[in-house]
């Protein structure tokens, strides 16, 4: 320089065919228990990498970018 993957909650990830933004661990209140561990319950937490487009409607299409690993030169 050209190709490909990835980016989605504090951490690890999912998300099928555009319409609900989600899991486990963490945090935080409670119950249980003499206490701790531990286990139940619940709740806080999110510009879905950024910017533009398309569409009634974007985590998802589609363009350009930014980072990260890759492979080719």
């Nucleotide at each position: 320089g050209g190709g490909g993957c990835a980016g989605u909650a504090g951490c690890u990830c999912a998300g099928c065919u555009g319409g609900g933004a989600g899991a486990g661990c963490a945090u935080c209140a409670g119950g249980c228990u003499g206490g701790c561990a531990g286990u139940c319950u619940g709740a806080g937490g999110g510009u879905c990498g950024u910017c533009g487009g398309u569409u009634c409607a974007a985590u998802c299409c589609c363009g350009a970018u930014c980072u990260g690993c890759u492979c080719c030169a």